RNA sequence: GGGGGUAUAACUCAGUGGUAGAGAAUUUGACUGCAAGUCAAGAGGUCCCCAGUUCAAGUCUGGGUGCCCCCU
Numbered sequence: 001g002g003g004g005g006u007a008u009a010a011c012u013c014a015g016u017g018g019u020a021g022a023g024a025a026u027u028u029g030a031c032u033g034c035a036a037g038u039c040a041a042g043a044g045g046u047c048c049c050c051a052g053u054u055c056a057a058g059u060c061u062g063g064g065u066g067c068c069c070c071c072u
Base pairs, nucleotide, nucleotide: 001071002070003069004068005067006066007065011023012022013021018055026042027041028040029039030038031037048064049063050062051061052060
């Protein structure tokens, strides 16, 4: 220098153009001598950034940035 992949909750990851989710973590409550564990309830999101397409974009298109891989 060229090509490909990837970016979503603090972490690991789902998500068919039509209400953003799970696990784990965390908070509160119940169970108890305390803790662990179990159960119940909650909180936590500028879906990397800027544009475009569309009635509607996490999803499709273009550009940028970070990371990973391949080629040179």
Predicted 3D model of a 72-nucleotide RNA (transfer RNA) from Erpetoichthys calabaricus. Rfam family: tRNA. It is annotated as a transfer RNA. Rfam describes the family as follows. Transfer RNA (tRNA) molecules are approximately 80 nucleotides in length.